Overview: Predicted 3D model of a 94-nucleotide RNA (SAM riboswitch aptamer (S box leader)) from Hymenobacter sp. UV11. The sequence was found by an Rfam model in a public genome assembly. Its Rfam family is "SAM riboswitch aptamer (S box leader)". Rfam describes the family as follows. The SAM riboswitch is found upstream of a number of genes which code for proteins involved in methionine or cysteine biosynthesis in Gram-positive bacteria. Model confidence (mean pLDDT): 84 of 100.
RNA sequence: UUUUUAUACAGAGGCGUGGAGAGACAGGCUCGACGAAACGCCGGCAACCCCCAGCUAUUUGCUGGAACGGUGCCAAGUCCUGACCAUAUAAAAA
Numbered sequence: 001u002u003u004u005u006a007u008a009c010a011g012a013g014g015c016g017u018g019g020a021g022a023g024a025c026a027g028g029c030u031c032g033a034c035g036a037a038a039c040g041c042c043g044g045c046a047a048c049c050c051c052c053a054g055c056u057a058u059u060u061g062c063u064g065g066a067a068c069g070g071u072g073c074c075a076a077g078u079c080c081u082g083a084c085c086a087u088a089u090a091a092a093a094a
Base pairs, nucleotide, nucleotide: 001094002093003092004091005090006089007088008087013042014041015040016039017038021031022030023029025082026081027080028079043074044073045072048070049069051065052064053063054062055061078086
């Protein structure tokens, strides 16, 4: 990068560096010098994987628990509308 499957009305931010953009895309609307992006540190949310237990019955599925580890996330319902696999994330495969 591509493919498959699942999820997307909940939840959770401070500081430092930085210095004008950001919210995927189009159109809106919004955020931003009372400091955008990005990076770093610390904190937090969630529970996809991992882990534990039960059920189902043999390899998967469901339910519950836990939060050390691998990811993710922490303005607005994925900000709204559109395309609904368009985008994002996770897991698996190539």